[in-house]
Context: one part of a larger RNA
RNA sequence: CCUACACCUGGACAGAAAGAUCCUAUGAAGCUUCAUUGUUCCCUGGGAUUGGCUUUGGUCCUUUCAUGCGCAGCUUAGGUGAAAGGCAAAGAAGGCAUCCUUUCGGGAGGGCUCAAUCUAUUAGUAAGAUACCACUCUAGAAGGGCUAGAAUUCUGACCUCGUGUUAGGACCUACGAGCCAAGGGACAGUCUUAGGUAGACAGUUUCUAUGGGGUGUAGUCCUCCUAAAAGGUAACAGAGGCAUGCAAAGGUUUCCAUAGGCCGGACGAAGAUUGGCCCUCGAGUGCAAAGGCAGAAGGGAGCUUGACUGCAAAACCCAUCCAUCGAGUAAGGACAAAAGUCAGCCUUAGUUAUCCGGUGGUGCCAAGUGGAAGGGUCGUCUCUCAAUAGAUAAAAGUAACUCUAAGGAUAACAGGCUGAUCUUCCCCAAGAUCUUACAUCGAUGGGAAGGUUUUGUACCUCGAUGUCGGUUCUUCGCAACCUGGGGAUGUAGAUGUUCCAAGGGUUGGGAUGUUUGCCCAUUAAAGUGGUAUAUAAGAUGGGUUGAGAAUGUCGUGAUACAGUUUGGUCCAUAUCUGAUGUGGG
Numbered sequence: 001c002c003u004a005c006a007c008c009u010g011g012a013c014a015g016a017a018a019g020a021u022c023c024u025a026u027g028a029a030g031c032u033u034c035a036u037u038g039u040u041c042c043c044u045g046g047g048a049u050u051g052g053c054u055u056u057g058g059u060c061c062u063u064u065c066a067u068g069c070g071c072a073g074c075u076u077a078g079g080u081g082a083a084a085g086g087c088a089a090a091g092a093a094g095g096c097a098u099c100c101u102u103u104c105g106g107g108a109g110g111g112c113u114c115a116a117u118c119u120a121u122u123a124g125u126a127a128g129a130u131a132c133c134a135c136u137c138u139a140g141a142a143g144g145g146c147u148a149g150a151a152u153u154c155u156g157a158c159c160u161c162g163u164g165u166u167a168g169g170a171c172c173u174a175c176g177a178g179c180c181a182a183g184g185g186a187c188a189g190u191c192u193u194a195g196g197u198a199g200a201c202a203g204u205u206u207c208u209a210u211g212g213g214g215u216g217u218a219g220u221c222c223u224c225c226u227a228a229a230a231g232g233u234a235a236c237a238g239a240g241g242c243a244u245g246c247a248a249a250g251g252u253u254u255c256c257a258u259a260g261g262c263c264g265g266a267c268g269a270a271g272a273u274u275g276g277c278c279c280u281c282g283a284g285u286g287c288a289a290a291g292g293c294a295g296a297a298g299g300g301a302g303c304u305u306g307a308c309u310g311c312a313a314a315a316c317c318c319a320u321c322c323a324u325c326g327a328g329u330a331a332g333g334a335c336a337a338a339a340g341u342c343a344g345c346c347u348u349a350g351u352u353a354u355c356c357g358g359u360g361g362u363g364c365c366a367a368g369u370g371g372a373a374g375g376g377u378c379g380u381c382u383c384u385c386a387a388u389a390g391a392u393a394a395a396a397g398u399a400a401c402u403c404u405a406a407g408g409a410u411a412a413c414a415g416g417c418u419g420a421u422c423u424u425c426c427c428c429a430a431g432a433u434c435u436u437a438c439a440u441c442g443a444u445g446g447g448a449a450g451g452u453u454u455u456g457u458a459c460c461u462c463g464a465u466g467u468c469g470g471u472u473c474u475u476c477g478c479a480a481c482c483u484g485g486g487g488a489u490g491u492a493g494a495u496g497u498u499c500c501a502a503g504g505g506u507u508g509g510g511a512u513g514u515u516u517g518c519c520c521a522u523u524a525a526a527g528u529g530g531u532a533u534a535u536a537a538g539a540u541g542g543g544u545u546g547a548g549a550a551u552g553u554c555g556u557g558a559u560a561c562a563g564u565u566u567g568g569u570c571c572a573u574a575u576c577u578g579a580u581g582u583g584g585g
Stems, first nucleotide, its partner, number of pairs: 001585006008578001010577003015571001022407001024405002027403002030398003035204005042196008051154002054151003058147001060145006068137001075129001078136004085119002094113003100107002158184003162180001164179003207219003216236001221241004243388001244286001245345002250304007260278005284293002287350001289348003309330003315324001320389001333342003357381006364375002414461001415459001416457002420454001422450006431441002468542001469540001471538001475530004481505003484500004507521004548566004552561002
């Protein structure tokens, strides 16, 4: 070296399961609720099934009565009309006692007595007879009628119940049928209709960007910078603004000069108003910034409405849609002597598509024709549709009970890259060391190395690379803890510092899951690191990190918590390689 047997598992990112963690999906289903939209139960009202007699009281109608007082006036004159007579032995006026009303004035009714008149037209009054008749107003009384309401009651609808009774030509179980009795009763129940109302039930929604996701922040438009001297140009790069204002802060014609400084001038000062000189713009421009502006775009005054109507070449910007500029021309105007200027404002922000609808105009269409309804068309109005190219008129959560499809397009472990942070070393040498930078220590700065920390990144792996700690057993580096050999010294010794050296060694315990750290007792010493923070197809499983449960806190709740506590399935017969032992060649 080849080969065989036995044995061990470091590797084959070994096997097993289209990763359960994480993210994504205009995926799913479970659960919750003051998400949204509904449904049912339930409650309430009307109607039907649904009938009878009373009582009560409300509106209305009708009959008969009856109330009405300013002053004057025979007097308690409701209003209007008609009207010259009307009432009376079927008992007028008067008297007596009594009742009602109003109140101390009277009015009305019935009873007894008596027995023949009582009143109007005339006078006064705004108005003349309740003398008589009719209609009618106000507050009422009695009778009748209609219709809602309320209450009681009845029985015949309807409902409930019976250890009642029958079995009809035989049988007949009984929550059945017939009959009978009892209790309720026009209620209840049922149907229909309207309103309210339970996550009880159902369908759904719950945005995107994002140096993983969540939390935070942002989402349209304007100005500057990034932006690399045309234009354009990204980032959760750096700074700021807008969601209007103005009838003059627009148009035109015309006039004017500012901020600041110096000097002078009562109160008066740094600073009010005022005179002189200097001053190219430093002021001002409605508001951010930038670019402009003194022949003004800044500050006044006069007159005014071009903050107009129609058509627009050519540009500009551009995926599209928006957006920007615009000579000229037609009609009719403003200002100016005129030439001319004027289609808002020094410019760049001040914004919203489509649909549905409102509103004003309109030589448009009009379902056989004429009209009309309705529509079109020209103006105009209503959206923090602000997630601003706007899914709907209308929408929040939770999941550790979870599921599916995907992703190493994207996180957690490990590896890679980098090396801010970390560890070690070096350079310069201010200074400390009585003197003396460098025996020793070394500020402020500067330069390297390493790849053990915490990060960053997201490059292999999500059709799976098993994760902390200790245990067992390996191997390596040296930046050397002990043992060995040297140098300088502020080397007596013991220390301290520095150079060489990896051969060997580098403990046992206590509490904690702990690494770490602390403590006890020793030791020559109790080194520091790498090895997928070596090592789970070697074992363990205390922790983290499933389902159960509890507790504190948050939440309306389902649930949640780098908060706590308790419980909790670790598979495997080794094909190759590798290692070990024993044979054969």
Predicted 3D model of a 585-nucleotide part of an RNA (large-subunit ribosomal RNA, domain V) from Capsicum baccatum.
Model confidence (mean pLDDT): 82 of 100.
Taxonomically the source falls in Capsicum (Eukaryota, Embryophyta, Spermatophyta, Mesangiospermae).